[in-house]
């Protein structure tokens, strides 16, 4: 200089209610487990400011990470 940062993970998310998958709980099914089905929780969207009626999202700054 460039990218990159959202659930425990790996990631989606043209300015207008934060989402998927897996994973974890509960439940049904089974002699058990494990698969499989039903549901259910779980976020100061890195930190500060700024613009906006309204910002994960645009701007500026800082901090990890990456080349």
């Nucleotide at each position: 200089c460039g990218g990159u940062g959202u659930a425990g993970c790996u990631c989606a998310g043209c300015g207008g209610u934060a989402g998927a998958g897996c994973u974890a709980c509960u439940g049904a099914u089974u002699u058990g487990u494990a698969a499989u089905c039903a549901g259910u929780g779980g976020g100061u969207c890195g930190g500060g400011g700024g613009u906006u009626c309204a910002a994960a999202u645009c701007c500026c700054u800082c901090c990890g990470c990456c080349g």

Model confidence (mean pLDDT): 81 of 100. This is a predicted structure of a 67-nucleotide RNA (transfer RNA) from a bovine gut metagenome. Rfam family: tRNA. By type it is a transfer RNA. The sequence is in RNAcentral, with records from MGnify.